[in-house]
């Protein structure tokens, strides 16, 4: 340096251009003698950073960043 891949919430992790699941977790609660399991709610995402396209972008397309593999 060249090339594929990957980037979504504190953490893992889905998404056929019609606008964001799903579990870990945290809060509150109910249960319990007190916890824990279980159960009920709730919370948490400017989808890596800017552009273009498009009526409409997580998802296409450029260009940068970081990571990862492969090659020189």
């Nucleotide at each position: 340096g060249c090339a594929c891949g990957c980037g979504u919430a504190g953490c893992c992790a889905a998404g056929c251009g019609g606008a964001a699941a799903g579990g870990c977790g945290a809060c509150g609660g109910a249960u319990u003698g007190c916890a824990a399991c279980c159960c009920c709610g709730u919370c948490a995402a400017u989808u890596g950073c800017g552009a273009g396209u498009u009526c409409g972008a997580g998802u296409c397309u450029c260009g940068c960043c970081g990571c990862g593999u492969g090659c020189u």